[in-house]
RNA sequence: UAAGAAAAAAGGCAAACGUCCCGAAAGGGACGGACGCAAAGCCUCAGGCCUAAGGUCGGUGUGCCGGCUAUGGCGGCUGGGUUGCUCUU
Numbered sequence: 001u002a003a004g005a006a007a008a009a010a011g012g013c014a015a016a017c018g019u020c021c022c023g024a025a026a027g028g029g030a031c032g033g034a035c036g037c038a039a040a041g042c043c044u045c046a047g048g049c050c051u052a053a054g055g056u057c058g059g060u061g062u063g064c065c066g067g068c069u070a071u072g073g074c075g076g077c078u079g080g081g082u083u084g085c086u087c088u089u
Base pairs, nucleotide, nucleotide: 002089003088004087005086012037013036017032018031019030020029021028022027035076041082042081043080045079046078047077048074049073050072054069055068056067057066058065059064
């Protein structure tokens, strides 16, 4: 440096759920809590999935309802980029 992840060692992160806050929502933040994770560290470049404020179309009783749409979101969806601990080869 590259590849690998069975054991060991030092550790790390933190799902669901609960409380509070932000957000139209998806979701995010803090605290608690651990389902799990060898990158479950970081980054939306590609794909995928979620939401639909705004926009737009339609229906209407003009109150409202429905469809489409990301500029919003998910890194604990996959790929990719990048950084890192231990050990083995």

Model confidence (mean pLDDT): 88 of 100. c-di-GMP-I riboswitch aptamer from Firmicutes bacterium UBA3910, 89 nucleotides, folded computationally. Rfam family: c-di-GMP-I riboswitch aptamer. Rfam links the family to the GO term cyclic-di-GMP binding. The sequence was found by an Rfam model in a public genome assembly.